[in-house]
Context: one part of a larger RNA
RNA sequence: GAUUGAACGCUGGCGGCAGGCUUAACACAUGCAAGUCGAACGGUAACAGAACUAGCUUGCUAGUUGCUGAUUAGCGGCGGACGGGUGAGUAAUGCAUGGGAAUCUGCCCAGUAGUGGGGGACAACAGGUGGAAACGACGAUUAAUACCGCAUACGCCCCAAGGGGGAAAGGAGGGGAUCUGCUUGCAGACCUUUCGCUAUUAGAUGAGCCUGCGUAAGAUUAGCUAGAUGGUGGGGUAAAGGCCUACCAUGGCGACGAUCUUUAGCUGGUUUGAGAGGAUGAUCAGCCACACUGGGACUGAGACACGGCCCAGACUCCUACGGGAGGCAGCAGUGGGGAAUAUUGCACAAUGGGCGCAAGCCUGAUGCAGCCAUGCCGCGUGUGUGAAGAAGGCCUUCGGGUUGUAAAGCACUUUCAGCUGUGAGGAAAGGUUGUACAUUAAUACUGUGCAGCUGUGACGUUAACAGCAGAAGAAGCACCGGCUAACUCCGUGCCAGCAGCCGCGGUAAUACGGAGGGUGCAAGCGUUAAUC
Numbered sequence: 001g002a003u004u005g006a007a008c009g010c011u012g013g014c015g016g017c018a019g020g021c022u023u024a025a026c027a028c029a030u031g032c033a034a035g036u037c038g039a040a041c042g043g044u045a046a047c048a049g050a051a052c053u054a055g056c057u058u059g060c061u062a063g064u065u066g067c068u069g070a071u072u073a074g075c076g077g078c079g080g081a082c083g084g085g086u087g088a089g090u091a092a093u094g095c096a097u098g099g100g101a102a103u104c105u106g107c108c109c110a111g112u113a114g115u116g117g118g119g120g121a122c123a124a125c126a127g128g129u130g131g132a133a134a135c136g137a138c139g140a141u142u143a144a145u146a147c148c149g150c151a152u153a154c155g156c157c158c159c160a161a162g163g164g165g166g167a168a169a170g171g172a173g174g175g176g177a178u179c180u181g182c183u184u185g186c187a188g189a190c191c192u193u194u195c196g197c198u199a200u201u202a203g204a205u206g207a208g209c210c211u212g213c214g215u216a217a218g219a220u221u222a223g224c225u226a227g228a229u230g231g232u233g234g235g236g237u238a239a240a241g242g243c244c245u246a247c248c249a250u251g252g253c254g255a256c257g258a259u260c261u262u263u264a265g266c267u268g269g270u271u272u273g274a275g276a277g278g279a280u281g282a283u284c285a286g287c288c289a290c291a292c293u294g295g296g297a298c299u300g301a302g303a304c305a306c307g308g309c310c311c312a313g314a315c316u317c318c319u320a321c322g323g324g325a326g327g328c329a330g331c332a333g334u335g336g337g338g339a340a341u342a343u344u345g346c347a348c349a350a351u352g353g354g355c356g357c358a359a360g361c362c363u364g365a366u367g368c369a370g371c372c373a374u375g376c377c378g379c380g381u382g383u384g385u386g387a388a389g390a391a392g393g394c395c396u397u398c399g400g401g402u403u404g405u406a407a408a409g410c411a412c413u414u415u416c417a418g419c420u421g422u423g424a425g426g427a428a429a430g431g432u433u434g435u436a437c438a439u440u441a442a443u444a445c446u447g448u449g450c451a452g453c454u455g456u457g458a459c460g461u462u463a464a465c466a467g468c469a470g471a472a473g474a475a476g477c478a479c480c481g482g483c484u485a486a487c488u489c490c491g492u493g494c495c496a497g498c499a500g501c502c503g504c505g506g507u508a509a510u511a512c513g514g515a516g517g518g519u520g521c522a523a524g525c526g527u528u529a530a531u532c
Stems, first nucleotide, its partner, number of pairs: 001532004006528005013379006019372002021337001026335003030332003035078003041074001043071002047069003050065007085290003094215002097212004103207002108203001110201006116150001118148002127138001129136002156165003170195006178189005216262003223253003228250008265287004269280004292313005315326004343369001345368003351365001352363004382412004392403004416473001418468005426459001430454009476521005481502003487516005497504002
């Protein structure tokens, strides 16, 4: 000199953009952070409509009917493995960069072939019952895209090459003929569109595995190792493998630093430096690890799963003492620790995600707002004129000098802040109508394109613009002996004090304290800490 996730002291006008528990991976009150689908299903607790019944005040009350819109709880599907947080552990089962073969991959894209016919349950509901509660146990009954056989098998799997094995689920919209059933205007067959389902191939994406090289310090750590190193048989996994196991052999690593100990998430980057290098790993992005502590598996395409399950432990809470409940290293917030780090805010309008045919619902992701000079950047705190060089202050050789064009005065301007008004952009979608095309038996339904109309904003009193008034509301901090830009007076008298180094102070202190003046930066300025 540069830099900082900074802190402290004094001071503080506005805006834009960023950043904000570096310490106790300490403990947590409260609210929210993962749901969704009625177009899979049986149903109907609430709301609305309709129909019917009864009462009457003749338009209200009560009841019934799942009939319609809907839909609590339940069954079922998909998602809760993403997104969000933290850095405890980990010096290599990690990361970075190359290479590899023995693998899996829901949703998505493309292709091929199918989607036939049956069965038995379990919730819910209703019944009775245990418990303070959490939550159960019992018998009866019922649906499905839940579950299980049978049939079929292009391709698929196994094979001793003969053969053997293995699947599915339906839902929704529309319909002119024809047919069936009956309650005679509905349901079904049938046709068609679409969303699904099954098997398999290929892709894409994601993930698992192996390996070369690189990746902190200590030798005041020199030997380490028994599933240890290799082989065979077997098991296991999606997959190679001592991954596991039985037997056999005795190997394997190490001064090119094994083992042990300490420290530490790694990287892109950040910072400094001319570079080489050093230091560092906040925010943002990639990977990894963790989710009160330790262990375990289940489900699933994917987890050994932050807001899932089981066991043990510590802690907290409830209890009828028998037994139960919980996990903020999600967003806010509280206590504690600390030099120190924010609101128990608004919205799903946008982007993205989950579910859904869709409308839509959910989303503390995200978009915004609030607080903080924490940083960077920009702007302002007026402009011109004005010598009687006013008054006052300070100094003085008492003549004067300086503060100083500074002020006052005069003439202007109005950025920003304030008040009033106008007012973009972030909006694409969605809905509806028409039309063309595709599909189709069809002018129906559905999809796509185009056009018209309609229509969605948290921010928001938005940005921006216009008007109004008036210099009006807006300057401090450090320093002035040398290094180092900037000097005098007074007080003090080796005292009080200063100090980064040299050093100042013992009666004329440019070095202490005050004043006047000056210098440097400026909404900041200094100090401290840290790095180069």
A computed fold for a 532-nucleotide part of an RNA from an uncultured prokaryote, annotated as small-subunit ribosomal RNA, 5' domain. The full RNA is in RNAcentral, with records from ENA. It matches the Rfam family "Bacterial small subunit ribosomal RNA". The coordinates come from a structure-prediction model, not an experiment, and the mean pLDDT is 87.